[in-house]
Context: one part of a larger RNA
C1' cells in the first nucleotide's frame, strides 16, 4: 500500500425461552422462506473413524462461538440365506512340457487365474446413544452329517448329449406396484359473513414361505433299427413304422385365492416423566376407479448387420459299488468356515492445494395442472448456503 479488496451463488430471515463469564451465530419452541426426478432416500467407487457419548476452546472454522467433519477421553460395525471367497467362465494375464532367442527373455499347448457377466437358500416386525435381511420375536428355506422307519433295484463321471444361451425394432392382452374417490373408524369445534352438514383433520397396513396352477406362451407322442457323438450308452443324432390334429397331454408361467396371521403394525386414548422421552391399551382395516417405464417376457411378430463362454442343472452310460439292501422317501437330532458390514456418498467426509458456484456409475422417486421424469406450486423428508 491499507484497516483498502475480500469474507465464495441474491433460498431470507424474525421472535421467545434456555445455557453461559460472554450469544445475530449454540440448544429448544414458534412464525416466515427455499428444494422437492431433489438441495429427499438407498447403494457402488473412493475416503478410512469423519459415526455415538462425555468433556474442552489454544490452533483449524474467512466474523462469532458456550458450537463443529476441530482437540481429548471412552464406546460403537454381530450373517448358513446380503456382497465376496471355499462354484463357473469372458477380454486379458500367467504358463508344466514345447518352439524361438548371445544372455536377459519372447511366444504358446494342456492347464491355472481373472467380473464388469452366469449360478446361488430369508422374510415381516421389534430393539440401541451408535449395528441390524446380521441381535431378538414369529414364520421359513438350503446343503451336509447322524439315527429311526418305509421301500425293493439299480446307483454312478473329470467322459457323451441336452440345457444354461443371450442382439435390434415393433407389440395386443392379462396383471401388479402406486395413486385417487367413496364407505367405514377415531378425533375436532358454537357465534360467527355463512356453517352441526354434503364440515375439517387423520387412519383404513401387513412379507418371505407353503398349497393351488389361472390369463398368457411353447412342444406332436410312442415303438423299432442304427456304421455318427474319439470307449460305452436305454441319452442325443439319423432312418422307418404306428397313433393323433385336440377345449387332449406335457413343459413353462405373471397374478389372484387360501394359509402364514387367534400373529405383527397402526390413528388415537390413558398413565408416568429427569420434559429428552418411556409404558400400557388399541378402532376401522371394505369397495370402486385410474394405472405404469415394473411383471408375464426378448414371450410373440418382423427384418438383417445374424446377435459370449463355462459351471450349477437334466439325462446317458464306463470304471466301481449294490439283495450283508444301495440310490431314494419321510421324520428326529445336529453342523453351517473366512473377509466386508460404523459413517459420508450430487458431498464441508470422494476427485479438484481450500469447509472450492466444477466433476462423480446404479436404484426408489408421491400429489395438483399437464402428453410428460418438462414447467409451476406442494407432501414425506431436507435446508435458509459460517459475517
Nucleotide at each position: 500500500g491499507a484497516g483498502u479488496a475480500g469474507c465464495g451463488a441474491a433460498a431470507a430471515a424474525c421472535c421467545g425461552u434456555g445455557u453461559g463469564a460472554g450469544a445475530a451465530u449454540c440448544a429448544c419452541g414458534g412464525u416466515c422462506a427455499c428444494c422437492g426426478a431433489a438441495a429427499a432416500c438407498c447403494c457402488g467407487a473412493g475416503g478410512u473413524u469423519u459415526c455415538c457419548u462425555g468433556a474442552g476452546g489454544a490452533a483449524g472454522g474467512u466474523u462469532c462461538g458456550u458450537c463443529c467433519g476441530c482437540u481429548c477421553a471412552g464406546g460403537g460395525u454381530u450373517a448358513g440365506u446380503c456382497g465376496g471367497a471355499a462354484c463357473c467362465u469372458a477380454a486379458g494375464g500367467c504358463g508344466a512340457g514345447g518352439c524361438c532367442g548371445a544372455a536377459a527373455g519372447g511366444c504358446g499347448u494342456a492347464g491355472u487365474c481373472g467380473a464388469u457377466g452366469g449360478a446361488u437358500g430369508a422374510c415381516a416386525g421389534g430393539u440401541u446413544a451408535a449395528u441390524a435381511u446380521u441381535c431378538c420375536u414369529g414364520u421359513a428355506c438350503c446343503a451336509c452329517c447322524u439315527u429311526a422307519u418305509c421301500g425293493g433295484a439299480g446307483u454312478g463321471a473329470u467322459g457323451g448329449a441336452g440345457g444354461g444361451a443371450c442382439g435390434c425394432a415393433g407389440u395386443a392382452u392379462g396383471c401388479u406396484a402406486a395413486g385417487u374417490g367413496a364407505g367405514c373408524c377415531g378425533g375436532c369445534g358454537a357465534u360467527u359473513g355463512a356453517a352441526a352438514g354434503u364440515g375439517c383433520c387423520g387412519g383404513u397396513c401387513u412379507a418371505a414361505g407353503a398349497u393351488u396352477g389361472u390369463a398368457g406362451g411353447g412342444c406332436g407322442u410312442g415303438a423299432u433299427a442304427u456304421a455318427g457323438g474319439c470307449a460305452a450308452a436305454u441319452c442325443c443324432g439319423u432312418a422307418u413304422c404306428a397313433c393323433a390334429c385336440a377345449c387332449a397331454g406335457c413343459c413353462u408361467g405373471a397374478g389372484a385365492a387360501u394359509u402364514g396371521a387367534c400373529g405383527g403394525g397402526u390413528a388415537g386414548u390413558u398413565c408416568c416423566u429427569u420434559c429428552g422421552g418411556g409404558a400400557a391399551c388399541g378402532a376401522a382395516u371394505u369397495c370402486a376407479c385410474u394405472g405404469a417405464u415394473g411383471c408375464u417376457a426378448c414371450g410373440c411378430u418382423g427384418a438383417c448387420g445374424a446377435g459370449a463362454a463355462a459351471a450349477g442343472c437334466u439325462u446317458c452310460u464306463a470304471a466301481a459299488c449294490u439283495a450283508u439292501g444301495a440310490u431314494g422317501a419321510u421324520a428326529u437330532g445336529g453342523u453351517g468356515u473366512c473377509c466386508g458390514u460404523a459413517c459420508c456418498g450430487u458431498a464441508a467426509a470422494c476427485c479438484g492445494a481450500c469447509a472450492c458456484a466444477g466433476g462423480u456409475a446404479g436404484g426408489u422417486g408421491a400429489g395438483g395442472c399437464g402428453a410428460g421424469a418438462a414447467g409451476c406450486c406442494u407432501a414425506a423428508g431436507g435446508u435458509g448456503c459460517g459475517c

The part of an RNA shown here (large-subunit ribosomal RNA, domain III) has 387 nucleotides and comes from a marine sediment metagenome.